Predicted 3D model of RNase P RNA and transfer RNA as a complex of 465 nucleotides.
Model confidence (mean pLDDT): 79 of 100.
Rfam match: Bacterial RNase P class A.
[in-house]
RNA sequence: CGAGUCAGCCGGGCAAUUGCUGCCGUCGGGUCUUUGAAGGGCGUUUUUCGCCUUUCGAGGAUGGCGGUGGAGGAAAGUCCGGGCUCCAUAGAGCAGGGCGCCAGGUAACACCUGGGGGGUGCGAACCCACGGAAAGUGCAACAGAAAGUAUACCGCCCGGCUUCUUCUUUGGGGAAGUCAGGUAAGGGUGAAAUGGUGCGGUAAGAGCGCACCGCGCGCCUGGUAACAGUGCGUGGCAUGGUAAACCCCGCCCGGAGCAAGGCCAAAUAGGAAUCCCAUGGUGUUGCUCGCACCGGAUUCGGGUAGGCCGCUUCAGGCCUGCGGUGACGCAGGCCGCAGAUGAAUAAUUGCCCCAGACAGAACCCGGCUUACAGGCUGACUCACUUU
RNA sequence: GCCGCUAUAGCUCAGCCGUGGUAGAGCAGCUGAUUUGUAAUCAGCAGGUCCCGAGUUCGACUCUUGGUGGCGGCACCA
Numbered sequence: 001c002g003a004g005u006c007a008g009c010c011g012g013g014c015a016a017u018u019g020c021u022g023c024c025g026u027c028g029g030g031u032c033u034u035u036g037a038a039g040g041g042c043g044u045u046u047u048u049c050g051c052c053u054u055u056c057g058a059g060g061a062u063g064g065c066g067g068u069g070g071a072g073g074a075a076a077g078u079c080c081g082g083g084c085u086c087c088a089u090a091g092a093g094c095a096g097g098g099c100g101c102c103a104g105g106u107a108a109c110a111c112c113u114g115g116g117g118g119g120u121g122c123g124a125a126c127c128c129a130c131g132g133a134a135a136g137u138g139c140a141a142c143a144g145a146a147a148g149u150a151u152a153c154c155g156c157c158c159g160g161c162u163u164c165u166u167c168u169u170u171g172g173g174g175a176a177g178u179c180a181g182g183u184a185a186g187g188g189u190g191a192a193a194u195g196g197u198g199c200g201g202u203a204a205g206a207g208c209g210c211a212c213c214g215c216g217c218g219c220c221u222g223g224u225a226a227c228a229g230u231g232c233g234u235g236g237c238a239u240g241g242u243a244a245a246c247c248c249c250g251c252c253c254g255g256a257g258c259a260a261g262g263c264c265a266a267a268u269a270g271g272a273a274u275c276c277c278a279u280g281g282u283g284u285u286g287c288u289c290g291c292a293c294c295g296g297a298u299u300c301g302g303g304u305a306g307g308c309c310g311c312u313u314c315a316g317g318c319c320u321g322c323g324g325u326g327a328c329g330c331a332g333g334c335c336g337c338a339g340a341u342g343a344a345u346a347a348u349u350g351c352c353c354c355a356g357a358c359a360g361a362a363c364c365c366g367g368c369u370u371a372c373a374g375g376c377u378g379a380c381u382c383a384c385u386u387u
Numbered sequence: 388g389c390c391g392c393u394a395u396a397g398c399u400c401a402g403c404c405g406u407g408g409u410a411g412a413g414c415a416g417c418u419g420a421u422u423u424g425u426a427a428u429c430a431g432c433a434g435g436u437c438c439c440g441a442g443u444u445c446g447a448c449u450c451u452u453g454g455u456g457g458c459g460g461c462a463c464c465a
Stems, first nucleotide, its partner, number of pairs: 002382009012352007020070008030062014072358001076369002079367005084257004091289004096253005101115005116130001117128004131248002136246002138242002153187002155183003159179009195213006214237001215235005220229003261309004271300006280294004302464003316335008353356001388461007397414004408445001416432005438454005
């Protein structure tokens, strides 16, 4: 200097003006409302109680002023996991679904960390749905002899017969055809063909025998384990693929979702039809049991579409120390960082630069995945050049 | 916001799980026959990025997974 890998971070900046919204403080001149005390009046035979009204005090809403906060790394997809709420403080069995090398982390996970195995790359590094095919069932179109307890199209080899030919002619050799057999070397088919190489062996061949490599099993050694081993022994090889086919093994999973759920207020035709009805129905979004409740489900019709809580303080963020290879945990200190509900977080103007990508919270977290202009920092790798 | 469904020929839909193996039907289109001619009818033909990408598999419309588009439902009260 060029190419690249990994990790972390930023995601236009500044100023002025005008707005929106949450919270806090303050002002109360007005309006509405809740509540406490005192007084008066009315209803009532009286007390009690109810209604109306005056004064004083406290609070809330609306309003003025001031201060302060106001989208993201993905707020997204809604794909996993949890909190929270309701239905039994969530129960049993079957069905169904999910996950799947080992160990750890965590509230939990399909996430993360470390390790093992396999693969890609010269490398830094990256990728892997990575249990079981010797429990069983199934599948493999076309081609091919055969798609799995094997089998034989061409071929190779031995033998019989027929024909032809040749020679050194009661015999031998060669070629072609045919029959019966032995083979799996070679060819051919296919995505895939029943361990590989070599030597021996044989009529030709073949783990038929042997050596090496591979594979399986047992033991030993190392490791918590997955697993590994130029270790020892053993088996001629029995066990091809597919489980993102059924299935088997191990582990996990109750359902619904903040439009959950609770409170207040207002309003009405407190209705109609169909179905089930105590051996029943509903909660209970598969079935059975169990538990709770006693009418329920669906459709049509009617009414209100207002307010409050849930709602943002949390498995919260940052810093330091300690333990751990690490994910992470423990201790201490500091900080308070959107909470709307037709739904705010903006608009206009000016200046600067590299001219600004993907994109907008809606109950909340931890992840994954997907989208993303441009830029910064650190560590590392490879190639070339120079020293 | 939450929860479901769906995408296959110009249009409307099968096929997709069980069981992966050359993608089909109707209407529409084109050609021919029939008719004096048209319609109808009959015979034939053409027409496909199976929404897109990746994976599993020898092989994917189908199985798995990541995206894109479209559609539907869900307030409370008696």